Source information
A computed fold for a 107-nucleotide RNA from Staphylococcus carnosus, annotated as SAM riboswitch aptamer (S box leader). Of the family's consensus pairs, 97% are formed in the model. The RNAcentral record of the sequence draws on Rfam and Ribocentre. The same sequence occurs in records of 2 taxa. Its mean pLDDT, the model's own confidence on a scale to 100, is 83. It matches the Rfam family "SAM riboswitch aptamer (S box leader)". Gene Ontology term of the family: regulation of gene expression.

RNA sequence: CUCUUAUCAAGAGAGGUGGAGGGAUGUGCCCUGCGAAACCCGGCAACCGUCUUUAUAUAGAAAUGGUGCCAAUUCACAAAAAGUUGAACUGCUUUUGAAGAUGAGAG
Numbered sequence: 001c002u003c004u005u006a007u008c009a010a011g012a013g014a015g016g017u018g019g020a021g022g023g024a025u026g027u028g029c030c031c032u033g034c035g036a037a038a039c040c041c042g043g044c045a046a047c048c049g050u051c052u053u054u055a056u057a058u059a060g061a062a063a064u065g066g067u068g069c070c071a072a073u074u075c076a077c078a079a080a081a082a083g084u085u086g087a088a089c090u091g092c093u094u095u096u097g098a099a100g101a102u103g104a105g106a107g
Base pairs, nucleotide, nucleotide: 001107002106003105004104005103006102007101008100013041015040016039017038021031022030023029025078026077027076028075042070043069044068047066048065050061051060052059074099079096080095081094082093083092084091
């Protein structure tokens, strides 16, 4: 990097260092000097793993291991279909998909 698969409406500090940026991309809309990113500490969750149970199902537990995560639904929309508003452009709603993120497995 590619493929398969599961999940993405919950949860997480009034701490240190640091100094201007950040929210994947585009558009929009936001966050930020009452201090961004990053690092440390802290925390959340419980995918893998572990333990108990069990039929290789399932159910439950801890959190010492491997990841992950800690503004806003994956901040919203990005393609299609259906419904709906309107003279029309447009707008709105729902569903599916795409894209993305993370885990596990494969190449």